[in-house]
This record gives sequence, structure tokens and C1' cells, in this order.
RNA sequence: UAUCAAGAGUGAGCUGAGGGUACUGGCCCGAUGACGCUCCGACAACCUACUCGCAAGAGCAAGGUGCCAAUUCCAGCCCGAAAGGGAAAGAUG
Repeated sequence: UAUCAAGAGUGAGCUGAGGGUACUGGCCCGAUGACGCUCCGACAACCUACUCGCAAGAGCAAGGUGCCAAUUCCAGCCCGAAAGGGAAAGAUG
């Protein structure tokens, strides 16, 4: 600095009790094995490569990430009667 209301696995193996990425309060997920690691698969299109193009761009999805419960799961701070909006923080490039 850009994006974050979309999308994508009841996959296989290992592990074995916590986890939902600051904190707090909720609410959820988890021995019917969560989380994590590896492999395969998918989603997506930030960067590189490739194709088209004068360019802006468009395409593609090979490589490098990323990502595959719930809106960044919800809320907290500010505005507002409320609905809602904004910010902060966080995540990824």
C1' cells in the first nucleotide's frame, strides 16, 4: 500500500487435547479425533512465467505464496433512537 460479506475436502497418513491468529466477553468446533505436520485435491488470482494487445488491459493457471467451519464467527472504540456507518486491531500479497 491493496484486499478481507464471495469461493474451495465429512480426502488419506501421523499425532493426541485443545482450538476458532493480540486481549476480554460471548458463541461455536473438537476422542464420530479438532488444532498441527505430510501427501493428494480444490478455491483464488498478489508476484513471476506464458498468450493476445501500441498501450491500458485481457486471458491462462505452469511456478512462488495464500487459502479450503461459522462475515476477520460476533462484540469491545467513535457517530447514530435504531438500522447502520466509520475507526482501531488482525490476516494475506
Molecule: SAM riboswitch aptamer (S box leader)
Organism: soil metagenome